[in-house]
RNA sequence: GAUUUAUAUAGAAGCGGCGAGAGAACAGGCUCCGUGACCCGCUGGCAACCUUCGACCGCGCGAAAGGUGCCAAUUCCUGCCCAGACCAGCUGUUGCUGGCGGGAGAUAUAAGUU
Numbered sequence: 001g002a003u004u005u006a007u008a009u010a011g012a013a014g015c016g017g018c019g020a021g022a023g024a025a026c027a028g029g030c031u032c033c034g035u036g037a038c039c040c041g042c043u044g045g046c047a048a049c050c051u052u053c054g055a056c057c058g059c060g061c062g063a064a065a066g067g068u069g070c071c072a073a074u075u076c077c078u079g080c081c082c083a084g085a086c087c088a089g090c091u092g093u094u095g096c097u098g099g100c101g102g103g104a105g106a107u108a109u110a111a112g113u114u
Base pairs, nucleotide, nucleotide: 001114002113003112004111005110006109007108008107013043014042015041016040017039021032022031023030026079027078028077029076044071045070046069049067050066051064052063053062054061075106080103081102082101086099087098088097089096090095
C1' cells in the first nucleotide's frame, strides 16, 4: 500500500518551542488563528479496540491500564442515491425545494489477513 471486520453526536488541556496558515483530498459553506492556531516536545487526561485478571457453558459482564488511539466544532457541515412518514416553503398540483431521516462512497482508528 491492498483487503476484512468493528466503531465514529459521548469523553478528555496545561506548559514550552516554532512562526503562518489550519480544519484529510477537490468544490462550496462555516469555523480556528500573531491574545500565536496547525505542527513538535513534555506533563496531564479521556476512552477501552487489542491485552491481562476475575466470574461465566456461551453470549454478554466487571476490574486494571501493558500496546495503540484520541483530547475545537457530529468524521465541523454539504456533495451521490432513496425519500414512505413528519416539519417548513413554493405551486400552474398528487409535484418541487429545503429540513429531519435512511443508505452508499470517502476518511479516521482498532484488530486481523496479505
Molecule: SAM riboswitch aptamer (S box leader)
Organism: Hymenobacter radioresistens